[in-house]
RNA sequence: UAGAGUUUGAUCCUGGCUCAGAACGUACGCUGGCGGCACGCCUAACACAUGCAAGUCGAACGAAGUAGCAAUACUUAGUGGCGAACGGGUGAGUAUAAUGUGGGUAUCUGCCUUUUGGUUUGGAAUAACACGGGGAAACCUGUGCUAAUAUCGGAUAAGCCUUUACAGGGAAAGUUUUAACGCCAAAAGAUGAGCCCGCACUUGAUUAGCUAGUUGGUAAGGUAAUGGCUUACCAAGGCUACGAUCAAUAGCUGAUCUGAGAGGAUGAUCAGCCACAUUGGGACUGAGACACGGCCCAAACUCCUACGGGAGGCAGCAGUGGGGAAUAUUGGACAAUGGGGGCAACCCUGAUCCAGCCAUGCCGCGUGAGUGAAGAAGGCCUUCGGGUUGUAAAGCUCUUUCAGAUGCGAAGAUGAUGACGGUAACAUCAGAAGAAGCCCCGGCUAAUUUCGUGCCAGCAGCCGCGGUAAUACGAAAGGGGCUAGCGUUGUUCGGAUUUACUGGGCGUAAGGGGCACGCAGGCGGUCUUGCCAGUCAGGGGUGAAAGCCCGGGGCUCAACCCCGGAACUGCCUCUGAUACUGCAAGACUAGAGACUAGGAGAGGGUGGUGGAAUUCCCAGUGUAGAGGUGAAAUUCGUAGAUAUUGGGAGGAACACCAGAGGCGAAGGCGGCCACCUGGACUAGAUCUGACGCUCAGGUGCGAAAGCGUGGGGAGCAAACAGGAUUAGAUACCCUGGUAGUCCACGCCGUAAACGAUGAGUGCUAGUUGUCGGGACUUCGGUUUCGGUGACGCAGCUAACGCAUUAAGCACUCCGCCUGGGGAGUACGGUCGCAAGAUUAAAACUCAAAGGAAUUGACGGGGGCCCGCACAAGCGGUGGAGCAUGUGGUUUAAUUCGAAGCAACGCGCAGAACCUUACCAACCCUUGACAUCCCUAUCGCGAUUACCAGAGAUGGUUUUCAUCAGUUCGGCUGGAUAGGUGACAGGUGCUGCAUGGCUGUCGUCAGCUCGUGUCGUGAGAUGUUGGGUUAAGUCCCGCAACGAGCGCAACCCCUGUUCCCAGUUGCCAGCAUUUAGUUGGGCACUCUGGGGAGACUGCCGGUGACAAGCCGGAGGAAGGCGGGGAUGACGUCAAGUCCUCAUGGCCCUUACGGGUUGGGCUACACACGUGCUACAAUGGUAACUACAGAGGGCAGCGACUUAGCGAUAAGGAGCCAAUCCCAAAAAGUUAUCUCAGUUCGGAUUGCACUCUGCAACUCGAGUGCAUGAAGUUGGAAUCGCUAGUAAUCGUGGAUCAGCAUGCCACGGUGAAUACGUUCCCGGGCCUUGUACACACCGCCCGUCACACCAUGGGAGUUGGUUUUACCCGAAGACGGUGGGCUAACCUUUUAGGAGGCAGCCGGCCACGGUAAGGUCAGCGACUGGGGUGAAGUCGUAACAAGGUAACCA
Repeated sequence: UAGAGUUUGAUCCUGGCUCAGAACGUACGCUGGCGGCACGCCUAACACAUGCAAGUCGAACGAAGUAGCAAUACUUAGUGGCGAACGGGUGAGUAUAAUGUGGGUAUCUGCCUUUUGGUUUGGAAUAACACGGGGAAACCUGUGCUAAUAUCGGAUAAGCCUUUACAGGGAAAGUUUUAACGCCAAAAGAUGAGCCCGCACUUGAUUAGCUAGUUGGUAAGGUAAUGGCUUACCAAGGCUACGAUCAAUAGCUGAUCUGAGAGGAUGAUCAGCCACAUUGGGACUGAGACACGGCCCAAACUCCUACGGGAGGCAGCAGUGGGGAAUAUUGGACAAUGGGGGCAACCCUGAUCCAGCCAUGCCGCGUGAGUGAAGAAGGCCUUCGGGUUGUAAAGCUCUUUCAGAUGCGAAGAUGAUGACGGUAACAUCAGAAGAAGCCCCGGCUAAUUUCGUGCCAGCAGCCGCGGUAAUACGAAAGGGGCUAGCGUUGUUCGGAUUUACUGGGCGUAAGGGGCACGCAGGCGGUCUUGCCAGUCAGGGGUGAAAGCCCGGGGCUCAACCCCGGAACUGCCUCUGAUACUGCAAGACUAGAGACUAGGAGAGGGUGGUGGAAUUCCCAGUGUAGAGGUGAAAUUCGUAGAUAUUGGGAGGAACACCAGAGGCGAAGGCGGCCACCUGGACUAGAUCUGACGCUCAGGUGCGAAAGCGUGGGGAGCAAACAGGAUUAGAUACCCUGGUAGUCCACGCCGUAAACGAUGAGUGCUAGUUGUCGGGACUUCGGUUUCGGUGACGCAGCUAACGCAUUAAGCACUCCGCCUGGGGAGUACGGUCGCAAGAUUAAAACUCAAAGGAAUUGACGGGGGCCCGCACAAGCGGUGGAGCAUGUGGUUUAAUUCGAAGCAACGCGCAGAACCUUACCAACCCUUGACAUCCCUAUCGCGAUUACCAGAGAUGGUUUUCAUCAGUUCGGCUGGAUAGGUGACAGGUGCUGCAUGGCUGUCGUCAGCUCGUGUCGUGAGAUGUUGGGUUAAGUCCCGCAACGAGCGCAACCCCUGUUCCCAGUUGCCAGCAUUUAGUUGGGCACUCUGGGGAGACUGCCGGUGACAAGCCGGAGGAAGGCGGGGAUGACGUCAAGUCCUCAUGGCCCUUACGGGUUGGGCUACACACGUGCUACAAUGGUAACUACAGAGGGCAGCGACUUAGCGAUAAGGAGCCAAUCCCAAAAAGUUAUCUCAGUUCGGAUUGCACUCUGCAACUCGAGUGCAUGAAGUUGGAAUCGCUAGUAAUCGUGGAUCAGCAUGCCACGGUGAAUACGUUCCCGGGCCUUGUACACACCGCCCGUCACACCAUGGGAGUUGGUUUUACCCGAAGACGGUGGGCUAACCUUUUAGGAGGCAGCCGGCCACGGUAAGGUCAGCGACUGGGGUGAAGUCGUAACAAGGUAACCA
């Protein structure tokens, strides 16, 4: 020392990405009241107009000018002195000649301080000036005059310098004069500077070798001074893996920011050092420079020019242009501080102090305070009640900080002097008056609603929002945060223990080198002594100031400033300690090695040798096939194969033994024999005496494939060919077959080279097997050493797992990792004959990629089990005609919905009108319907007839009839009509906003919970296991024990029986009748109430002494007796907004309402479901028994009559155990005799019936006539396990009428089930998984298109650098110096010394030529890579992924 979001269905871990914090020389957007203190070109070291930034001294000097009568005063160009090397700017260069820190000295140091000594004497010039000359200018030049603190000589020398220690050498300046300032020499100090050394000081090895003045020496030169600093000679060194050289980047530091710290990043302002001054070179002057506002040269640029030639350098302060996202005034003053000059006055000072601009930052203040509920209005929301804005406002009562006005007015100044500045401060005055915005509100992250929009517009830091109910976009209201600011962008640190020193890892997540040997390096056993390098303790020096921190103090506070302290973790040095490490010496034997004796072994190499098998050749026997496969074919064979027998050839590999066994460092090693040879083990305890461990680089070994040369070649077998398979099949399968596989020699150097586990040492429970030795033995065994396996404790681990053969506990050394992809790729280097290996990036892109485990789901995984699932059967569908539904098409409309199973005789239990939702036309607009308000009326309603109209509707008209209560008030209720607006209305949309209901898996046996336990957790356990069941049914076992919803049971029907009851039912016996018709009866049947009964209860067997199962008895019924109702948790965004309800949206003279007509009934076609058939198990005719369950008053309708019939006209009975529908039909007999028929009945014609307002579109039925397809149905497919299928009829709902559909009823009444291999569906356990939208999953690669970055690329352009050569400005140096020459000397027309110009030489900047190195830009074309809702081709991987996958 704080964490959070994000990989998953969920979990733990690994791991990246992102956020919250702080900071900034910032910039941008919106906004902006005041003050204080700070900061302000990070880019173009780009170019600069203009002004200023370094002058001063007349007490150094002459001269000129001005004033003055003059004395004199003043001014100044020049000579001279000092300064200009400071101050100010910038960061280009520089990775060291810098910087920081600590040392050192071979040195210099103007002005300053202290001390000592001196300050003497002469000379010659020269500028200014005057007169000329040249030039456009800058400026140059001739002659002449002159001064000095300018300059030169002599003298002197305390001290100084040189020296061979004798000697030699060298100084000075005056000014003014009271006094002071100077000058010279020397010593010391101070200050400043030079040089040298140690340590520290960015990245890259895809930069590994660099270096000839290079390294050292000697001598000389040079410098203030050491030194290859320079030169000559000699030697051949010097640096480098502890990173030289090279490349890239960079001023360094105090410090600043961040951080808990260690660190990381930075090097603005302030301070120290360095470097630079347009670019490059050079020196001069000087104490100091190789000099920002000096000089010379070269180059580029700019300006002036009379074209001859000149001038310039803002990285000083302002300012301009330019660049840029971006950075200020061409201000005031020397008042203060400081600097230069001067004796001083003073002058100069863009240093500095101030002011101006900028919210750029930090700090402070304000924009009002109190009261105020009718909780105003307005806004917004609303469940319409209200809530919220909100004490907020208004109102009332106050205050005046800041800003404003007026007055007064500082400190800063020790004596004078104030730019700031009439500033700060103070006093008075007026009035709430002049002063609030910005961002956010899905999570992280404080704060939510409405409207608009509708994957659009947009948002977004990450996850992600938006496809019609968006808390995520835009607006509004409200809220949250900060506040004169707020937000965004960029950058740094933090979080990030995500480079891990503090403080990480490597079996499977990224990560152990393929293995060994081994130099350097790192680490190292026991004892003793010494040293004291590391280490520790104390002292001293230093660690600039500022800053940070602490304590005080000053501005009203704060920021800011001042004072003091601490700190500066460092470096140097002195002293001490000696345990540990180290070093030195000595000793030891436990590590290591040697020796002796044994035994084990596919350890390695070479040479021999053996048998079995395959193939081939020869010969014999023998005949038509063989071979091969899922099935085939290619292939071989009548020229004799295959098969079989004998003989021969050749190559390769070594069955059994053989084992989780042995050996080896790894790769790897397997018949037998011989020879050569390496290592390990055991026992002994004889020797050496730490000789050890590890190991970067290095060296060697290193499977298979591959390469080179030469052999060899039986089998196998890439490539290749053919045959199959397939949609295709460049594959899997088959037939052939070449490299290769084998040998020798030489390369290659990689593998999933794996235990995915580096080597070594020590320590830490055991049990059990096995291999090789030893000891003991009672011969059973016990024990010890070394190897190799299994299990397991502690401990570790994310888990899986590891566990004395560690992945435990520790130490030593090496290798390696840091998100996924791009990529083990490109480029470069090294190696290789090549293939390629090794080393090894970046751009770009994603928010994941990944490990282990969990629950599901899935598998052309496994096991167990079930189901009319298959099989065994019976009957159908698919073919025909028709019915019906759907699709499609058509139409004004053919209303809408349902869509695999689980839509399609479904919603529809019944479309002529209605229904009706659709279409056309015509009408209505508070509406067909509801509530409220106002007005009127009580003619509300029923009814006759007429007119217009298609009708709705409109206009007349006849007749009947005249609301209720009452407090007697048109008071209340009710009704009707008219009116107004709220509203009604909608089968309009959304079933993906919903409720309810329903389908489906599935009547499948499952789905869960509490507590406990296990696991870090998701979760597990229970629910798994052994049996058993129809069943998670039951039993047993068990870290589980219990419980719930399901199962079963309880309910209904049915099968047997008993009791009760006895009409409308029944009739045994009695009477009676045509007739249970009547009397009578309730025994029977039946009806409908209530009981009984069945429970594996009993017996035998089996099973585990269980649950249960099998068989049997009894029983009407036997193991759930049969049937029904009953549908767990959930799945399918399953279905339904058109049953109903309902949110939201939409329409409102219409998407509402009404009417007429049409449509839903269409018809080249396709499908589903049915009916009827194709016939003789049948048709037709005749005859004649037996049901059950229903329905009936706008009804069922007996019966009679009429009709061929459908029906009609009458009509009894019945509101039903009473009457009716009602005839049951399959049946029996006769006939037909296999035909498109006496089958089949479609279609059509004619004539009718019924219902109904109405049968044209568009009903049903009847009669006569017509007589289509169809002769048992392809692929495929459906139902059914017993009173079932099949077959036969009957009834009902709906309904005026309409049934082949639906629902229900009974009659007749089968066949088959070996069994669970297979198809389908389901349940349980287990396994794999890269799936979780869950296999209708996931996912790979080519191709096509678009975009992006990148490699190669003929070349081309530029930068930088190296080498060689050419050129050689200025300059200093060296030489020369015939030209020139004041000082000094001399023997003086002159000469000498010295100097100058000129010339020569080497050095050298710029420039040039040539050849390279390196970096970058562009580049036709080209390579791969990445990204991109719906492109193409296949299906490689994930399940045994359908050929297991993967590595080389």
Molecule: small-subunit ribosomal RNA
Organism: uncultured bacterium